[in-house]
RNA sequence: CGGGAUGUAGCGCAGUUUGGCAGCGCACGCGCUUCGGGUGCGUGAGGUCGCUGGUUCGAAUCCAGCCAUCCCGA
Numbered sequence: 001c002g003g004g005a006u007g008u009a010g011c012g013c014a015g016u017u018u019g020g021c022a023g024c025g026c027a028c029g030c031g032c033u034u035c036g037g038g039u040g041c042g043u044g045a046g047g048u049c050g051c052u053g054g055u056u057c058g059a060a061u062c063c064a065g066c067c068a069u070c071c072c073g074a
Base pairs, nucleotide, nucleotide: 001073002072003071004070005069006068007067010026011025012024013023020057028044029043030042031041032040050066051065052064053063054062
């Protein structure tokens, strides 16, 4: 320098195919259960979907550029 993959809640990930309410598990708060803890059950909070811009009635998803990590090549 060229090519490719990944980036979504504190952590691990799904959702991208075919644009249409942003979700799951663990963890966390509260309640029930217990003498108490744990387990179990219920419930709740937590997101500029890496960044900027574009297309569109509507973008995590499509397009362009950039950033970070990893892989391959020179």

A computed fold for a 74-nucleotide RNA from Paraplanobispora siamensis, annotated as transfer RNA. Lineage of the source: Bacteria > Bacillati > Actinomycetota > Streptosporangiales > Paraplanobispora. Rfam family: tRNA. The family's RNA type in Rfam is transfer RNA. RNAcentral holds the sequence, with entries from ENA.